[in-house]
RNA sequence: AGAGUUUGAUCCUGGCUCAGAUUGAACGCUGGCGGCAUGCCUAACACAUGCAAGUCGAACGGUAACAGGCCGCUGGGAUCCCUUCGGGGUGAACUUGGCGCUGACGAGUGGCGAACGGGUGAGUAAUACGUGGGAAUCUACCCAGUAGUGCGGGACAACCCGGGGAAACCCGGGCUAAUACCGCAUACGCUCUACGGAGGAAAGCGGGGGAUCUUCGGACCUCGCGCUAUUGGAUGAGCCCACGUCGGAUUAGCUUGUUGGUAGGGUAACGGCCUACCAAGGCGACGAUCCGUAGCUGGUCUGAGAGGACGAUCAGCCACACUGGGACUGAGACACGGCCCCCACUCCUACGGGAGGCAGCAGCAGGGAAUCUUCCACAAUGGGCGAAAGCCUGAUGGAGCGACGCCGCGUGAGGGAUGAAGGCUUUAGGGUCGUAAACCUCUUUUCUCAGGGAAGAGCAAGGACGGUACCUGAGGAAUAAGUGACGGCUAACUACGUGCCAGCAGCCGCGGUAAUACGUAGGUCACAAACGUUGUCCGGAAUUAUUGGGCGUAAAGGGUCCGUAGGCGGUUCGGUAAGUCUCCUGUGAAAUCUUCAGGCUCAACUUGAAGAGGUCGGGGGAUACUGCUGAACUAGAGACAGACAGAGGCAAGUGGAAUUCCCGGUGUAGUGGUGAAAUGCGUAGAUAUCGGGAGGAACACCAGUGGCGAAAGCGGUUUGCUGGGUCUGUUCUGACGCUGAGGGACGAAAGCGUGGGUAGCAAACCGGAUUAGAUACCCGGGUAGUCCACGCCGUAAACGAUGAAUGCUAGGUGUGGGCGGUCGUUCAGGCUGCCGUGCCGUAGCUAACGUGAUAAGUGCCCCGCCUGGGGAGUACGGUCGCAAGGCUGAAACUCAAAGGAAUUGACGGGGGCCCGCACAAGCGGUGGAGCAUGUGGUUUAAUUCGACGCAACGCGAAGAACCUUACCUGGGUUUGAACUGCAACGGACAGCCCUAGAAACAGGGUCUCCUUCGGGGACUCUUGUAGAGGUGCUGCAUGGCUGUCGUCAGCUCGUGUCGUGAGAUGUUGGGUUAAGUCCCGCAACGAGCGCAACCCUUGUCGUUAGUUACUAUGUCUAGCGAGACAGCCCCCACUGGGGGAGGAAGGUGGGGACGAGGUCAAGUCGUCAUGGCUCUUACGCCUGGGGCUACACACACGCUACAAUGGUCGGAAACAAUGGGCUGCCACACCGCGAGGUGGAGCGAAUCCUCAAAGCCGAUCUCAGUUGGAAUUGCAGGCUGCAACCCGCCUGCAUGAACGCGGAGUUGCUAGUAACCGCAGGUCAGCACACUGCGGUGAAUACGUUCCCGGGGAUUGUACACACCGCCCGUCAAGUCAUGGAAGUCGGUAACACCUGAAGUCGUUGGGCCAACCCUUUUGGGAGGCAGACGCCGAGAGUGGGACUGGUGACUGGGACUAAGUCGUAACAAGGUAACC
Repeated sequence: AGAGUUUGAUCCUGGCUCAGAUUGAACGCUGGCGGCAUGCCUAACACAUGCAAGUCGAACGGUAACAGGCCGCUGGGAUCCCUUCGGGGUGAACUUGGCGCUGACGAGUGGCGAACGGGUGAGUAAUACGUGGGAAUCUACCCAGUAGUGCGGGACAACCCGGGGAAACCCGGGCUAAUACCGCAUACGCUCUACGGAGGAAAGCGGGGGAUCUUCGGACCUCGCGCUAUUGGAUGAGCCCACGUCGGAUUAGCUUGUUGGUAGGGUAACGGCCUACCAAGGCGACGAUCCGUAGCUGGUCUGAGAGGACGAUCAGCCACACUGGGACUGAGACACGGCCCCCACUCCUACGGGAGGCAGCAGCAGGGAAUCUUCCACAAUGGGCGAAAGCCUGAUGGAGCGACGCCGCGUGAGGGAUGAAGGCUUUAGGGUCGUAAACCUCUUUUCUCAGGGAAGAGCAAGGACGGUACCUGAGGAAUAAGUGACGGCUAACUACGUGCCAGCAGCCGCGGUAAUACGUAGGUCACAAACGUUGUCCGGAAUUAUUGGGCGUAAAGGGUCCGUAGGCGGUUCGGUAAGUCUCCUGUGAAAUCUUCAGGCUCAACUUGAAGAGGUCGGGGGAUACUGCUGAACUAGAGACAGACAGAGGCAAGUGGAAUUCCCGGUGUAGUGGUGAAAUGCGUAGAUAUCGGGAGGAACACCAGUGGCGAAAGCGGUUUGCUGGGUCUGUUCUGACGCUGAGGGACGAAAGCGUGGGUAGCAAACCGGAUUAGAUACCCGGGUAGUCCACGCCGUAAACGAUGAAUGCUAGGUGUGGGCGGUCGUUCAGGCUGCCGUGCCGUAGCUAACGUGAUAAGUGCCCCGCCUGGGGAGUACGGUCGCAAGGCUGAAACUCAAAGGAAUUGACGGGGGCCCGCACAAGCGGUGGAGCAUGUGGUUUAAUUCGACGCAACGCGAAGAACCUUACCUGGGUUUGAACUGCAACGGACAGCCCUAGAAACAGGGUCUCCUUCGGGGACUCUUGUAGAGGUGCUGCAUGGCUGUCGUCAGCUCGUGUCGUGAGAUGUUGGGUUAAGUCCCGCAACGAGCGCAACCCUUGUCGUUAGUUACUAUGUCUAGCGAGACAGCCCCCACUGGGGGAGGAAGGUGGGGACGAGGUCAAGUCGUCAUGGCUCUUACGCCUGGGGCUACACACACGCUACAAUGGUCGGAAACAAUGGGCUGCCACACCGCGAGGUGGAGCGAAUCCUCAAAGCCGAUCUCAGUUGGAAUUGCAGGCUGCAACCCGCCUGCAUGAACGCGGAGUUGCUAGUAACCGCAGGUCAGCACACUGCGGUGAAUACGUUCCCGGGGAUUGUACACACCGCCCGUCAAGUCAUGGAAGUCGGUAACACCUGAAGUCGUUGGGCCAACCCUUUUGGGAGGCAGACGCCGAGAGUGGGACUGGUGACUGGGACUAAGUCGUAACAAGGUAACC
C1' cells in the first nucleotide's frame, strides 16, 4: 500500500466481498510447563446453608459462662505423721455450695461505628456526568486558639414477681446505676434584638502520689483520656451558573406553580421549595414538547490523522438495594446486611398470627452459545472500636479451577547415503517423503527422586502463601505436536473415488466420466501449545468527503419568480478589541499513553522521573483580516432626462379565406374511402358546380436556429389600459447589494364544478376491414372535451435533462436592437464600443461524448439535491384537494449487480455503393405416370452402422446370392482366427487322403530339412505366464482427412502516429478492376498470407525426333521454341475504358490443379491412428442358414415415356475421341431367331480386339392409348458362379398397365455452353437407368439491377455478444418467503378525570394520660408534652373515555424469488403503428 467481481474487450460511476488489527468471547479439534492478568455481557430471575460490622468493663448496674483466689458443706480418700498395728490424725486430686474479690465477660443501659468498605447498572437525555467558575451553607472524629468543666434532681432497662401467646414476642407491678435524661448557676466569645436588652452549656473515667483531712469509701494534688461553648483550619457534603453531552420533525407547538412580583412559611443554605394574593408571562426550527435508546467520565479498540465505535477489569462521580411510598435516628441516610405501610412472591403456624429480602463472599436452581472454590489467613496494606493489649474485617493478601488473553521456555543437539524398508507417484528408467529414520556420539532446559531453603517484618515474638520461589546432587532422550489450508484473491499439487449426485463456497464460482475447487491419500505451505470457525467494532471505504466527493448524459438543479429569517458583502480614514494571534499564570486527580532509567535470569508485568493531553478560567500585549462603531467616497445598486424595438399582458371591437350546415338553381348515377375493400352517403336526386344565408373555431403568405416574456408561454387587424427591457447623457442618492430555509404569487396539456357555446377535430362508444385472434394500427360515424365566463387542480422529457448573482480567461463568422466614437465623407462603406441570439473553435476541463466569454474553464457567495439495483415514489401517518390525485415519504425481503460513455463485431421488415445464372430475358427439366436407386416411417428374430437445411437422402457403397457382414438364429471354441516374448513337454499334430457331420470341428492313415549324430533350424500340439482381440462407448477428450461460407477478396503484422483505454490509422476517401487489381490523395511508411503469375491442358506457327503405315509435303505422337504485352492507331474524364487494325488467338484467350485468416464443439473413434472408459468360457473367435432385397405409405436423385422435329423397317453400310485388355480382349468361320455356343487368327498392343449413335437416303404408320409407351405377368432359353428359392443379368415368344406434357412450387445452364446422341472406363466371377471420363450434332437469351437469395466495402441504430434461431414484457397457473389493509381480538406504556385512600410528616384539637421545672394548704393547679380524634398532602387499588405502541386475525392487496408450465409480442433495428414523459 491494495485486490476480486458488471463487459466480447475498454474507461468511468457504483455497490458487494477479501487481505489487517481487536475481543470479558463462544464453538470444533488438539493440548507439556511457568509467570502476569482475567472470568454471568443472558434472568435488576428466584434463592437452601455458612460467613460478610462490630467494639469499648478505662461510661454503668451487674455476673449467665471460663479461670484463679477466698470462705464453707457433703462425699472422697492420695500423701505424711503417730501407733498399742485395732486404729487415730493430717487432709491433696476429684465432687458440691457460696463470695464479683481478681482476670475476664453472656444479656442489658450508655458511647462510637454501622451513611465507610463491598455489589450492581434497573432507572436516568438531565435533580446525572465532564470542564471552568460562583455564594446564601453545614461538617462527627482530626489540628490550632480562647474560655470553661460549679451545684442539684427525677427516672428507665437489666434483675425479681405475676400474666398472655404455638411462636415471634408482649403486658402489668416492683427495685436500681451511669459519660443515659432534666433543672439551676456562670457566659470572653456565641444567637436574637425594637439596640433598651433578652436567651443559651458541660460528665466524668483511669494511672500515680508527699503533706493535710477523712465517715477509711475517699477528699486533695498531678498526669492522661473525656465533656461544654466558641473562633479558625483541614476533610467531606449540599446549592447555583456557563459551555459540552445519542437518534427521530412520519413528534410543531409546549406550559397554570406555569413565568415574575409582594407577604408569609420552610431549609444547614439561595430559591415557586411551599402557601395566599397580584400581573400574564415563560420555552420553542440555534428544535421546545413528545417518543425511542442509554449510567457519565478518565479511558479502551481502531485509524497516518481528522474521525468512528465502545464505556468489562482499574480509578472518579451518580443511581439503586424484592416493586412502590414514607419518615425516624443521626454531624452525615430518607439508610444493601435499620424502621413503618401497600402490592407481588417464599417460608413457619396450634389458622388466631408471625418471619424474609445474596445487584456482599462462596454456593444452588433456572436462563443461556457461555463465565470459577460452599478454600486459607488477618502475616502484609487498609478500615471500625478501644488508653492499650486486643477484637472484628468474604475489604484485602493468597491459594484453587478455566489455553479466556498476553509473555517466556520446552518437546533434543552433532554426525549419519546401501539415498534402507515402507508409503505415494511414474513416461516403469526413475522421482519423492529424505539426513528424515535406523545407527554412533553428546546434552539435561523440562521431568522424577533426594538434600538445603528464603526475602516479603521497623521494634521482642509472630508468615496464610509454603517446605513455595531458588540452590545443589543423582537418573535417563527420557514425559511432551497439533491445527488449518493448497482454483484466483492468497503462500502451497498430484493420484484415486464420485459423475449437476454426494457435496464445497468469504466474493468470483466449482461438480453433468480425465475435478490442482467435492471425499480420501501422499506431498507441500502457514502458524504453533495452539490452530481454525462464528460473532463484535474500527480500518481498507475519498462508500457521508472538515481534512477529503459530487449533481449536462452514471444517483443528484427545486417548473418559474418575488421575498422573511439566516448566510455572504464595494472603496478610504479613525476608534474599539468580540473573533484572531502571542506571552504569563491557574487548572486539566491517579492510573493509562510516549520517552528515559530501575526491579523480577529475559519478557509480559512492575517502580521512578519527565513529557503529552483543552472550543477551559484569569491577566498582559498585538491590530493585518473579520465584527461593532463614527466619518466620508462612487466603480455595485437605484433614481432622473431623451430616444428605440418587440406574437410581453389585459379588455373591447372588427376583417377575409376555408370547413360544415341550411335554402334555391344547373345536373345525373354514382360518390366516398383503401394496400385492396367494405361499412357510410346517393334516384326521397348525392358527389360535382353556381348563388344566397347561418354559425363556431383558427388566423395562410409575411415567417426568419427572427422578436418578447421569470417560466409556463405569446402570431389577422384596430383602439384603450398596462409590465419589463435596451441605448445615450453621467444630473441625483450614496452600499440602499447578492442569495434565499419556511412563506407567497404565477404555472402547458389533461381533469373537476357552475353556466353558456359547439363549425371542424375527437378519448369513450358503434359499425366496416385486417388478423390465428385484433377489445389495436386503416376506414365510416360519434359523445365528453377542445371554445367563453367564474372557481378549483398544481403536475409534465415543466429540458439547455445544465439553480441564481458577480469577476477574470485566444479568436473567427452570422443575425436582431439602438446610439456613440473614429476614418472616409454627397452617399455607400471600413474600424471600434454596448445589449441580445446562433455556429465553429484555442487553452483549460471532462470517464468519454462533448463544453468552450450564453462554460461543463477559473475564483467568490448563497440556496436546492445525491449516496448500489429492485421493493417504491409504494405502504403507514400527516397535510392540501369536490374528486382524480398532489406534497412529504419508509421498512421487511431480495440481487452482485443495476448503470454512463466509447470500442470491435453481429444483426435490422435502416439508408446508400458493388458483385454472382441471384433476379430478369431465354432453353431444357423436376413436381403428375411406370420403373430403378437412396432415405424416413412401419414391420421384423434381424431388417447392422453412420450421414439430417443449404453443406444427409444414385451419400460412406468404384457395384450385399455365399464371401463381403459389422445384424439375427442355431452349432462350436476359450492364450484363442491373426501378432510378440519366455519357460516346459512332445515330435507329425501342419499338408494330403478317408470317415461322420450342414459346416466349423472331431476321429483315422500317410508324410520334414541340416548334422561333426551331441544336437540345431523351421513348423507345430499341449500347458503356464506376460498378454491378444472388440466395426463395443465417447468425433463434446484427439491426430489426420474432408465438407461449407467461397476461388468470396479478403485476413494480418512491424515500426510510427492518434486515443487514459478497448482500439484506431495503415485497409478509409476519389477513380478503376474479375480481384485489398492498379492509380491518385492521405500520419502513415513498409511487409506477410491470400488475388494474379509461375504448373498442367487446349487453340496457331516453327523446329527436332519418331513407332505404326506401302509411300508422302500433311495429319498424328513426344519434346524444344515462337507468339499476346493494352505492343500499334483513334477517341475519352487518359491509372483505365471504348473503338479499330493486324493476328490462330485481344484485353485474366478456354479449361484444370491450386482454397488466405477463420466459422459451423460441421462430418468421420465404422478407412487409419489414438487418450480415457468398458467386455474377457465373451461385447472376442470359427461356422451353416437367414437378414441388410421386407412394404399401407412419405420424400429425394434419376431412367423411360406420353409421340409425327416421332415410331418401325430397309439402305448407303457416313463421320469420333477418351480408354481397357493374358485367369484377359477376342477378329474371322460355323451353329443358333437371339442371348450365346463351338472352333480359332492376332495382340501384353499408335500394330490386334475396334463396328459409334444421333445423322443421311428411302419405305411405312396418320393422331389413336395407336405400329406411341413399355411396366407387369406366363412360358421357353442363355451366361457367370460351389450355389441364381429368398436374391443376378441377358434372350425369344406371349402379355400389354399407368401415362395424352403434369397444381402450388422448384431446379440447371451465358457458348462449343444448354439440349440431344452415343462410346469408354473403374468397381466386378456375374450384375450399372448410378458414377467418372470421352467425343458427335449444336442453339436461344441477357433491356437491366426495382424485387427474391447469397456475398463484399463504407455508413447508421442497437437494451444483441452461446451475437435476431438474439434479447425481453405483462397476465394466468404452482411453490416458498417477508410485508400492507381488515370485522375484530389479546397485551404493553405514559398521561387525564372521578372515587377510595395505607404508612407518615405537618397542622388543628386534645374532655383521656403524664416523673423532672414553677406555684401550692402534699391535695391540686400551671408550664410543657403524649395517646387519641380530625384535616391537607399522599403510594397503591378501582371506575371511565381517549392517546401511543406491539402480537394475532377469516379474508384481501400488491411484492420478491424459484432449469425446462399457459397466453400473447409490448420494448431493444424505422422492433415492423418511432419511442418516451
Small-subunit ribosomal RNA from an uncultured prokaryote, 1477 nucleotides, folded computationally. Its mean pLDDT, the model's own confidence on a scale to 100, is 84. RNAcentral holds the sequence, with entries from ENA. Its Rfam family is "Bacterial small subunit ribosomal RNA". Rfam links the family to the GO terms structural constituent of ribosome and ribosome.